[in-house]
């Protein structure tokens, strides 16, 4: 110096599913009906933070190890916003080989 790979910073992209029901607090709004914000409970639903499960395969066997965007739905989420696996640009650093 260029290439590969891993991590971090930053920029851009980035899906699904009830603006559901009840209760309650507010020196929040409204003449009122009602609405808004927070909290608690319930029913239905979603999978792409995180977490858990396993096929091939490996260790002779017992038994154990072991992936995902698959499965589960503990956690999280279901108007907008936010978050968001993952993808791309750029920068920084680690590792391996030339």
């Nucleotide at each position: 110096g260029g290439c590969g790979u891993c991590a971090g910073a930053u920029c851009g992209g980035g899906a699904g599913a009830a603006u559901c029901c009840g209760g309650u607090g507010g020196u929040g709004g409204g003449c009122a009906a009602c609405c808004c914000c927070g909290c608690c409970g319930g029913u239905g639903c979603c999978g792409a933070a995180g977490g858990a499960g396993c096929a091939a395969c490996c260790g002779c066997c017992c038994c154990g190890g072991u992936a995902a965007a698959c499965u589960c739905u503990c956690a999280g989420g279901c108007g907008c916003a936010a978050g968001g696996a993952c993808c791309g640009g750029c920068c920084u650093g680690g590792c391996a080989a030339c």
Predicted 3D model of a 98-nucleotide RNA (Glycine riboswitch aptamer). The sequence was found by an Rfam model in a public genome assembly. Its Rfam family is "Glycine riboswitch aptamer". Its family is annotated with glycine biosynthetic process in the Gene Ontology. Of the family's consensus pairs, 90% are formed in the model. The coordinates come from a structure-prediction model, not an experiment, and the mean pLDDT is 80.